[in-house]
RNA backbone atom coordinates (compact mmCIF):
# COMPACT_ATOMS: atom_id res chain seq x y z
C1' N A 1 0.00 0.00 0.00
C1' N A 2 -3.68 -3.55 -0.72
C1' N A 3 -7.30 -7.72 0.37
C1' N A 4 -10.35 -10.51 3.90
C1' N A 5 -12.55 -10.83 8.78
C1' N A 6 -14.27 -8.45 13.20
C1' N A 7 -15.60 -4.21 15.87
C1' N A 8 -16.69 1.15 16.58
C1' N A 9 -18.95 5.59 14.75
C1' N A 10 -27.18 8.72 15.65
C1' N A 11 -21.33 5.55 9.01
C1' N A 12 -18.98 8.53 5.27
C1' N A 13 -19.21 12.10 1.00
C1' N A 14 -21.94 16.18 -1.53
C1' N A 15 -24.61 20.50 -3.66
C1' N A 16 -28.28 24.21 -2.96
C1' N A 17 -28.19 28.01 -9.20
C1' N A 18 -31.16 31.55 -12.44
C1' N A 19 -35.33 35.23 -13.52
C1' N A 20 -39.50 38.58 -12.02
C1' N A 21 -41.35 41.18 -7.82
C1' N A 22 -46.03 45.63 -5.41
C1' N A 23 -41.18 42.21 -0.90
C1' N A 24 -46.77 38.89 0.15
C1' N A 25 -44.88 35.91 -3.31
C1' N A 26 -44.41 33.92 -8.34
C1' N A 27 -41.63 31.47 -12.45
C1' N A 28 -37.29 27.85 -14.74
C1' N A 29 -34.26 23.39 -14.49
C1' N A 30 -33.54 19.50 -11.08
C1' N A 31 -33.69 13.95 -6.79
C1' N A 32 -32.80 18.28 -4.13
C1' N A 33 -32.60 25.26 -5.50
C1' N A 34 -30.24 26.57 2.10
C1' N A 35 -36.15 24.03 5.60
C1' N A 36 -35.12 24.51 11.39
C1' N A 37 -31.94 26.18 15.50
C1' N A 38 -27.60 28.71 17.12
C1' N A 39 -23.23 31.86 16.40
C1' N A 40 -20.13 35.74 14.03
C1' N A 41 -19.56 39.88 10.86
C1' N A 42 -23.02 43.33 10.27
C1' N A 43 -27.58 46.66 8.41
C1' N A 44 -26.96 44.97 2.79
C1' N A 45 -34.73 42.50 1.22
C1' N A 46 -26.40 40.70 3.14
C1' N A 47 -22.53 37.17 3.84
C1' N A 48 -20.10 33.32 6.43
C1' N A 49 -19.73 29.26 10.07
C1' N A 50 -21.66 25.10 13.19
C1' N A 51 -25.44 21.42 14.32
C1' N A 52 -29.95 19.18 12.68
C1' N A 53 -33.41 18.09 8.55
C1' N A 54 -34.86 16.86 3.22
C1' N A 55 -32.47 14.98 -1.12
C1' N A 56 -28.52 12.53 -3.96
C1' N A 57 -24.03 9.63 -3.94
C1' N A 58 -20.38 6.01 -1.50
C1' N A 59 -14.88 2.71 -5.63
C1' N A 60 -19.65 -1.72 -10.01
C1' N A 61 -17.90 5.68 -7.79
C1' N A 62 -20.98 11.73 -13.75
C1' N A 63 -23.35 12.39 -6.24
C1' N A 64 -19.97 16.30 -6.27
C1' N A 65 -15.22 19.14 -7.27
C1' N A 66 -11.36 20.82 -10.83
C1' N A 67 -10.44 22.25 -15.88
C1' N A 68 -13.97 26.72 -16.22
C1' N A 69 -14.42 33.81 -16.15
C1' N A 70 -14.03 26.89 -21.22
C1' N A 71 -16.64 25.65 -26.33
C1' N A 72 -21.45 25.19 -29.27
C1' N A 73 -26.79 25.88 -29.08
C1' N A 74 -30.84 28.04 -26.73
C1' N A 75 -33.10 31.49 -22.98
C1' N A 76 -35.76 37.31 -20.11
C1' N A 77 -31.77 34.76 -17.38
C1' N A 78 -28.86 30.65 -15.44
C1' N A 79 -24.35 24.03 -15.91
C1' N A 80 -31.00 25.50 -19.21
C1' N A 81 -29.25 21.62 -23.05
C1' N A 82 -25.06 19.39 -25.43
C1' N A 83 -19.72 19.03 -25.68
C1' N A 84 -15.46 18.75 -22.76
C1' N A 85 -15.73 13.20 -20.35
C1' N A 86 -12.79 5.30 -21.73
C1' N A 87 -9.81 14.10 -18.75
C1' N A 88 -7.91 14.75 -13.48
C1' N A 89 -9.92 14.10 -8.53
C1' N A 90 -13.81 11.99 -5.42
C1' N A 91 -16.72 9.33 0.13
C1' N A 92 -14.36 7.40 8.33
C1' N A 93 -11.57 4.68 11.96
C1' N A 94 -9.55 0.41 15.41
C1' N A 95 -7.79 -4.54 15.81
C1' N A 96 -6.22 -8.93 13.43
C1' N A 97 -4.63 -12.19 9.34
C1' N A 98 -2.74 -12.62 4.31
C1' N A 99 -0.16 -10.49 0.12
C1' N A 100 3.04 -6.92 -2.34
C1' N A 101 6.62 -2.86 -2.59
C1' N A 102 10.36 0.02 -0.37
C1' N A 103 13.90 1.29 3.67
C1' N A 104 17.20 -0.18 7.74
C1' N A 105 19.98 -4.00 10.45
RNA sequence: AUUGACCCAUACGGGAGCCCGUCAGGGCUGAGAGGGCGGCACCGCUGCCGCCGACCGUUUGAACCUGAUCCGGGUCAUGCCGGCGCAGGGAGGUUUAGUGACCAG